Predicted 3D model of a 72-nucleotide RNA (transfer RNA) from a Thermoplasmatota archaeon. Rfam family: tRNA. Gene Ontology term of the family: triplet codon-amino acid adaptor activity. From the family's description: Transfer RNA (tRNA) molecules are approximately 80 nucleotides in length. The family's RNA type in Rfam is transfer RNA. Taxonomically the source falls in Thermoplasmatota (Archaea, Methanobacteriati). Its mean pLDDT, the model's own confidence on a scale to 100, is 82.

């Protein structure tokens, strides 16, 4: 330098055109003498950045940045 894959909540990941979800973690409540476990509820993300297409974009297209991997 080039090819491919990826970037979404604190963490690990789903969602592949139509108001963004799960699990764990965190907070509160119930339960306990107390802790853990269990049960219930809640907070938290303008989807890496900028543009384009579309009535509508996390999703499609282009550029850039970053990570992984392969080739040279």
């Nucleotide at each position: 330098g080039g090819g491919c894959u990826c970037g979404u909540a604190g963490a690990u990941c789903a969602g592949c055109g139509g108001u963004a979800g799960a699990u764990c973690a965190c907070u509160c409540g119930c339960u306990u003498u107390g802790c853990a476990a269990g049960c219930g509820a809640g907070g938290g993300g303008c989807c890496g950045c900028g543009g384009g297409u579309u009535c509508a974009a996390a999703u499609c297209c282009c550029g850039c940045c970053g990570a992984g991997u392969c080739c040279a």